[in-house]
RNA sequence: GAAGCUGGCCAGACAGUCGCUGUGUGGCCUCCACACAGAGGAAAGUCCGGGCUCCACAGAGCAGGAUGCCGGCUAACGGCCGGACGCCGUGAGGCGAUGGAAAGUGCAACAGAGAGCAAACCGCCGAUGGCCGAUGGGCUCGAUAACGCGGCUUUGGCGAACCGGGCCGAUCGGAUCAGGUAAGGGUGAAACGGUGCGGUAAGAGCGCACCGCGGACGUGGCAACACGGCCGGCAAGGCAAACCCCAUCCGGAGCAAGACCGAAUAGGCAAGCGUUGACGCUGCUCGCCGAGCUUGCGGGUAGGUUGCUAGAGCCUCGGGGCGACUCGGGGCCCAGAUGAAUGGCUGUCCACGACAGAACCCGGCUUACCGGCCAGCUUCACCC
Numbered sequence: 001g002a003a004g005c006u007g008g009c010c011a012g013a014c015a016g017u018c019g020c021u022g023u024g025u026g027g028c029c030u031c032c033a034c035a036c037a038g039a040g041g042a043a044a045g046u047c048c049g050g051g052c053u054c055c056a057c058a059g060a061g062c063a064g065g066a067u068g069c070c071g072g073c074u075a076a077c078g079g080c081c082g083g084a085c086g087c088c089g090u091g092a093g094g095c096g097a098u099g100g101a102a103a104g105u106g107c108a109a110c111a112g113a114g115a116g117c118a119a120a121c122c123g124c125c126g127a128u129g130g131c132c133g134a135u136g137g138g139c140u141c142g143a144u145a146a147c148g149c150g151g152c153u154u155u156g157g158c159g160a161a162c163c164g165g166g167c168c169g170a171u172c173g174g175a176u177c178a179g180g181u182a183a184g185g186g187u188g189a190a191a192c193g194g195u196g197c198g199g200u201a202a203g204a205g206c207g208c209a210c211c212g213c214g215g216a217c218g219u220g221g222c223a224a225c226a227c228g229g230c231c232g233g234c235a236a237g238g239c240a241a242a243c244c245c246c247a248u249c250c251g252g253a254g255c256a257a258g259a260c261c262g263a264a265u266a267g268g269c270a271a272g273c274g275u276u277g278a279c280g281c282u283g284c285u286c287g288c289c290g291a292g293c294u295u296g297c298g299g300g301u302a303g304g305u306u307g308c309u310a311g312a313g314c315c316u317c318g319g320g321g322c323g324a325c326u327c328g329g330g331g332c333c334c335a336g337a338u339g340a341a342u343g344g345c346u347g348u349c350c351a352c353g354a355c356a357g358a359a360c361c362c363g364g365c366u367u368a369c370c371g372g373c374c375a376g377c378u379u380c381a382c383c384c
Base pairs, nucleotide, nucleotide: 001380002379003378004377005376006375007374008373009372010371012349013348014347015346016345017344018343020038021037022036023035024034025033026032027031040355044366045365047364048363049362050361051360052254053253054252055251059286060285061284062283064250065249066248067247068246069083070082071081072080073079084098085096086095087094088093099245100244104243105242106239107238121185122184123181124180125179128178129177130176131174132173133172134171135170137168138167139166140165141164142163147159148158149157193211194210195209196208197207198206212234213232214231215230217228218227219226220225258306259305260304261303268297269296270295271294272293273292280288313332314331315330316329317328318327319326320325
């Protein structure tokens, strides 16, 4: 100097003038004066969790739903913090719907022989049995024999070649049938562990070494988990954001909740159910309660007050904690509208103003967004 990562802050400002809402004080009180205050980091989405109100005196079970590594924080959570493991990144860091696949069921088009107790398309072998050829060997027949040896004229004994046929078996070679194989090739997103050596007819954890997987044990850690050696050749892949199993948790409805005051009308008509128990609390069952409930037609009202803002509040200092956060001291009051309040004009400045307006309140998450500032960390290049 460049490029990144993480966290925090700001959200136009100032002055003048006219106007608007709330609270307080005062007045000549249908109105006016003064003082103070007056939209967000997301007020948005309505996605979670609560406070609060009612059902309601308020249980149990089933169904249903949510979460899903471990440990913490919190009122609580599906949030946040820390850690473990996995993936991405040179790194600072980022992401994770992270329990269980030998409890069961299911899915994976097409291709492929075969997709989970699967499987043989091409290929390799063909040791063993079979086929063909060659070369030897043994037995047997021709043979009551060519021939050889010996003997004999009163007489026939022993051995046996060449060649041909048949049978048995051996060796070599060839191509394969039966059979063997899953190492090589092919198909596919994925093919029943990987690499190497040996072994085999050819192969294969078939055997061995290392890795992977499983088991028990030891060490460290609260734990998830990590490491270490030992044992075991070890069939069982992927998907549970599929059904399911396991663990933990969960009443419902909602400020248009609810409460009060005032006014008006028709304390209306009809039907059905109900003390043999209706209605009532998301659904179902049990239990509880105890008299009205449901539907249709018709009539009246839509006013006011409250809930409504002092809060699981904010700021600051100190202690504890890696952190989320927590404990203590001090200080502050910061919108409560109700067809819905902060707008118009002028001037100056510069960061030239984006996304965008409370409606009972709060803690989160998600989405949108012009720019500016601060702190820490990482990588690269150059110089000293």

A computed fold for a 384-nucleotide RNA from a Burkholderiales bacterium, annotated as Bacterial RNase P class A.
The gene name in the source record is rnpB.
The prediction has a mean pLDDT of 78.